The RNA shown here (transfer RNA) has 74 nucleotides and comes from Parcubacteria group bacterium 21-54-25.
Lineage of the source: Bacteria > Bacteria candidate phyla.
It was read from a public genome assembly.
The coordinates come from a structure-prediction model, not an experiment, and the mean pLDDT is 81.
[in-house]
RNA sequence: GCGCGGUUAGCUCAGUUGGUUAGAGCGUCCCCUUGACGUGGGGAAGGUCGGGGAUUCGAAUUCCUCACCGCGCA
Numbered sequence: 001g002c003g004c005g006g007u008u009a010g011c012u013c014a015g016u017u018g019g020u021u022a023g024a025g026c027g028u029c030c031c032c033u034u035g036a037c038g039u040g041g042g043g044a045a046g047g048u049c050g051g052g053g054a055u056u057c058g059a060a061u062u063c064c065u066c067a068c069c070g071c072g073c074a
Base pairs, nucleotide, nucleotide: 001073002072003071004070005069006068007067010026011025012024013023019057028044029043030042031041032040050066051065052064053063054062
C1' cells in the first nucleotide's frame, strides 16, 4: 500500500426488509429481605450508535471519507 472483518451503556454483546420508544446480561445506585454481608425479590440511572458528509419523508442500519482495532496479502 491492497483486501476482509470490527467500532452500539462502565464491561461483554444483540439489533430482522431503513420506520414509530435503541435493547439484553454483568456492573453501579435505591428499596424490601438479613444482626451484618451475600443470595433472592422489586425499581432507577446510565447512549453524540467511533468523527464528518451524502441519499431519503425517515439512517445504528444504505453510500462516501477519515480515525482506531484485528486478520490476511504484498
Annotation
It matches the Rfam family "tRNA". Rfam classes the family as a transfer RNA.